The RNA shown here (transfer RNA) has 72 nucleotides and comes from Rhexinema sarcinoideum. Its mean pLDDT, the model's own confidence on a scale to 100, is 82.
């Protein structure tokens, strides 16, 4: 240098053109409890970036950044 892969919430994943962007554990706040934990019930918190195609983009497409893998 070259090819392929991923990149969404603290974390580990779905969602594959539309209809609340969802799960599970973490954190917070009631519940409960003598008191921690365990149940229940609720909150917060996310799509790498920019341009582009589409009525409409997580998601298609092109340029970039990051990580990884293989290979000179």
């Nucleotide at each position: 240098g070259g090819c392929g892969a991923a990149g969404u919430a603290g974390a580990g994943c779905a969602a594959a053109g539309g209809u609340a962007a969802g799960u599970u554990c973490a954190u917070c706040g009631g519940u409960c409890u003598c008191a921690u934990g365990c149940u229940c019930c609720g909150a917060a918190a996310g799509u790498c970036g920019u341009u582009g195609u589409u009525c409409g983009a997580u998601u298609c497409a092109a340029c970039g950044c990051u990580u990884c893998g293989c290979u000179c």
Background: The RNAcentral record of the sequence draws on ENA.